Source information
The RNA shown here (transfer RNA) has 73 nucleotides and comes from Neurospora africana FGSC 1740. The gene name in the source record is tRNA-Glu-TTC-2-1. The RNAcentral record of the sequence draws on GtRNAdb. The coordinates come from a structure-prediction model, not an experiment, and the mean pLDDT is 82. Rfam family: tRNA. The same sequence occurs in records of 4 taxa.
[in-house]
């Protein structure tokens, strides 16, 4: 330099253009339970890498950038 893949809560993942307000697990916070802690139960907060385009409508499709991983020279 070129090619391929990938980017969603703190972490690991799902989400095949609209159907639910973007969900699940874990972590975190508060409450309940317990002599206390843990476990367990209930509740809460927290995310679509950035910019453009297509479309009535984009986390999803297209282009560029950036990051990460792999490959070629």
């Nucleotide at each position: 330099u070129c090619c391929c893949a990938u980017g969603u809560a703190g972490u690991g993942c799902a989400g095949a253009g609209g159907u639910u307000u973007a969900g699940c697990a874990u972590a975190c916070u508060g409450g309940g339970u317990u002599u206390u802690c843990a476990c367990c139960c209930c509740a809460g907060a927290g995310a679509c890498c950035c910019g453009g385009g297509u479309u009535c409508g984009a986390a999803c499709c297209c282009c560029g950038g950036c990051g990460u991983g792999g490959g070629a020279a």